RNA sequence: AGGCCUGUGGUGUAAUGGCAGCAUAACGGUCUCCAAAACCGUCGGUGAAAGUUCGAAUCUCUCCUGGCCUG
Numbered sequence: 001a002g003g004c005c006u007g008u009g010g011u012g013u014a015a016u017g018g019c020a021g022c023a024u025a026a027c028g029g030u031c032u033c034c035a036a037a038a039c040c041g042u043c044g045g046u047g048a049a050a051g052u053u054c055g056a057a058u059c060u061c062u063c064c065u066g067g068c069c070u071g
Base pairs, nucleotide, nucleotide: 001070002069003068004067005066007064010024011023012022013021018054026042027041028040029039030038047063048062050060051059
């Protein structure tokens, strides 16, 4: 330099163009003599910009991060 893949709450992981979900963590509560466990609730996310579309996490394009391959 070229090619391919990847990016979603703090972490892990879903979502066939149609309300972004689950688990876990954190926080609050119930229970308990106390704690743990269990149960209930709350918080928090699509790497950035542009385009297509009635509608984009999803499709197109550029860039960025990480990984792999070629030279």